[in-house]
Context: one part of a larger RNA
């Protein structure tokens, strides 16, 4: 002396940028955080308004819009990403450097090749049955890109074969011959060339977007391996799936991963056991070396009331999914059911301590949609808080009768003091008036151009060009201009160390103190006081770390 996710006292004028439950991984009212697609499907209100029509004159009834709308159903893609949080974890978790000749990878890029043909259901609905609810059945009906066949089928998979080259074993590319097994879904727009009816349609043709199956690629993702990774030996032994082997199952792969039968591994270079603890970039310090941390932001991990399972999927043993078990909490008609803020915000409740039940999706990103758009507490902002850090202000010049008034005095007089007041400016920021940005690129209608394709000038793609459209922040930033010294200084210290001195009061008493150590009748050290010294929107205690 730095320093800090900081408390606390006192005291506080303004902006910018960042931070903000370090404690109980306590328990949580309420509302929101994951949805979307009608260009996959089958079906569809209600209410409202207008017509009409009958009469009991304000009601019926019927039709037509609302509306193929909304809710709700099949399915299809996401929900495994975004966000939070550090309990566990001393471990191939995690750094870093290899291996995979032991794997897989939705959507995305790129290249080929097909996309044929037939069942059978079920929900929604309708009818009905039990239940306080929650929800659970029964019959009947129907559709798909839902689900099951059959065809077809290689550069695919398996297995048997021929060659050749590489490799650490197994084995791996590549090639010859054979066998066996695996596929699919349609949708939407325009047309009428060619087909078929015939004069606008498809069962045609195009477009365009799916489905399928393959090679390659890009991402992610499992696994294994060396190294390094905190403490205690007042932890010295430790181990039966345990170590390795064959065989067998088993995974997407490799493996005691799992079983059988053999038979052993570890260990003072610290095995077991115990405490304590996410780990990394990285902060923080220090002249370095090295010591201390692991908030924010950013990689990896691990966890979602506890515990334990698995199901779906490309990918989970899944924070707002599924069952089982078990604490807590609501409901309940006592038969039975619901629920998981370590997501945002917000309570209680523990703490010396931590913030609004805000605004938008306008912009960046993520999901779904051809697409418009939807959805997004991820993000953008705004709000609160001297919590940090950096800027500004709290005027400037002149002004001696050295006013007044205070402290002090050797009663002369010194100080506070150019300080004030007056006089002359300025006009930062705060306050008021005006004015007024960037952040919007784009998507997407429409008009035009031109190209590809086609039979086409239709439709579709694309590139170009006008024009229309989009801003939470917020009338923000910032720009002028107005009046007015006015609205803007306080905190700690002054005996050494340590920059700063007297006068009063108290008398070992009250009390200060970081160390020395001060105070018992002239206290520069206690309390006041004037004055002075340092910081300065902040000073100073604490607390902790170099």
């Nucleotide at each position: 002396g730095a320093a800090u996710g900081a408390a606390c006292g006192c005291u506080g004028g303004c902006g910018g940028c960042g931070u903000g439950c370090u404690u109980a991984a306590c328990a949580c009212a309420u509302g929101c955080a994951a949805g979307u697609c009608g260009u996959a499907c089958g079906a569809g209100a209600a209410u409202u308004c207008u017509u009409c029509u009958g009469c009991u004159u304000g009601c019926a009834g019927a039709a037509g819009a609302u509306a193929g709308u909304a809710a709700a159903g099949c399915g299809g893609c996401g929900c495994a990403c975004g966000g939070g949080u550090g309990a566990g974890u001393a471990a191939c978790g995690c750094g870093u450097g290899g291996g995979u000749a032991a794997u897989c990878u939705a959507c995305c890029u790129u290249c080929g090749a097909a996309u044929u043909u037939g069942g059978a259901a079920u929900a929604a609905c309708a009818u009905u049955g039990c239940g306080a609810a929650a929800g659970c059945g029964a019959u009947g009906c129907u559709a798909a890109u839902a689900c099951c066949g059959a065809a077809u089928a290689a550069u695919a998979u398996u297995c048997u074969u021929u060659a050749u080259u590489c490799u650490u074993u197994g084995g791996a590319c590549u090639u010859u011959a054979g066998a066996a097994u695996u596929a699919a879904a349609g949708g939407u727009g325009g047309c009428c060339u060619c087909u078929a009816u015939a004069u606008g349609u498809a069962a045609g043709c195009u477009a365009u977007u799916g489905u399928u199956u393959g090679a390659a690629g890009a991402u992610g993702a499992g696994c294994c391996c060396g190294c390094g990774u905190a403490c205690c030996a007042u932890u010295a032994g430790c181990u039966u799936g345990u170590u390795g082997g064959u065989g067998a199952g088993g995974u997407a792969a490799u493996a005691g991963c799992u079983c059988a039968c053999c038979a052993g591994g570890c260990u003072a270079c610290g095995a077991u056991g115990g405490u304590u603890a996410g780990c990394u970039g990285g902060u923080c310090u220090g002249a370095g070396a090295g010591g201390a941390u692991g908030a924010u932001c950013a990689g990896c991990c691990a966890c979602a009331c506890u515990g334990g399972a698995a199901c779906u999927g490309a990918c989970a043993c899944a924070c707002g999914g599924u069952c089982c078990a078990g604490a807590c909490u609501c409901c309940u008609a006592c038969g039975g059911g619901a629920g998981g803020c370590a997501g945002c915000a917000g309570u209680g409740g523990g703490g010396a301590a931590u913030u609004u039940u805000g605004c938008g999706c306008a912009a960046u990103g993520a999901g779904g949609g051809a697409a418009a758009c939807c959805c997004u507490g991820a993000c953008g902002c705004a709000g609160c808080a001297a919590c940090g850090c950096c800027g500004c202000g709290u005027g400037a010049g002149u002004g001696a009768u050295g006013a007044a008034g205070g402290c002090u005095u050797u009663c002369g007089g010194g100080u506070c003091g150019u300080a004030a007041a007056g006089c002359u400016c300025u006009g930062u920021c705060a306050a008021g008036u005006g004015g007024g940005a960037a952040g919007a690129a784009g998507u997407u209608a429409c008009a035009g151009u031109a190209u590809a394709a086609u039979a086409a000038u239709a439709c579709u793609a694309u590139u170009c060009u006008g024009u229309a459209u989009u801003g939470a922040c917020g009338g923000u930033a910032c720009c002028a201009c107005u009046g007015a010294a006015g609205g803007a200084a306080g905190c700690a210290c002054c005996g050494g160390c340590u920059a700063a001195c007297u006068c009063c009061g108290u008398g070992c008493c009250a009390g200060c103190a970081g160390c020395c150590g001060c105070g018992g009748u002239a206290a520069u050290a206690c309390g006041g006081a004037g004055g002075g010294u340092g910081c300065a929107a902040g000073c100073g205690u604490u607390a902790u770390u170099c």

Predicted 3D model of a 546-nucleotide part of an RNA (small-subunit ribosomal RNA, 5' domain) from a metagenome. The RNAcentral record of the full RNA draws on SILVA.